[in-house]
Predicted 3D model of a 72-nucleotide RNA (transfer RNA) from Pyronema omphalodes CBS 100304.
Model confidence (mean pLDDT): 83 of 100.
RNAcentral holds the sequence, with entries from ENA.
Its Rfam family is "tRNA". Rfam links the family to the GO term triplet codon-amino acid adaptor activity. Rfam classes the family as a transfer RNA.
RNA sequence: GGGGAUCUGGUUUAGGGGUAUAACAUUUCAUUCGCAUUGAAAAGGUCUUGGGUUCGAUUCCCAAGUUCUCCA
Repeated sequence: GGGGAUCUGGUUUAGGGGUAUAACAUUUCAUUCGCAUUGAAAAGGUCUUGGGUUCGAUUCCCAAGUUCUCCA
C1' cells in the first nucleotide's frame, strides 16, 4: 500500500426496515438469627461517526474511524 471481517447498556450478545433481546454484573424487596442460595422487581442503550435512499434506518447504500486478520 491492497483485500476481508468487526463495532448494539459496565461485560458478553440476539435482532438485518416499524423506537432493541437475553445472560452476567449493579440496586431494592422477600426468604434466613445472620450469610450464601433461590425468587420478584428496578435502573442502565441517542445500536462507532457523517451523508444518502425511504413515510419510517440498529437494519439497505456510500465515505470515514476503531479493532482483528490475510497478501505484499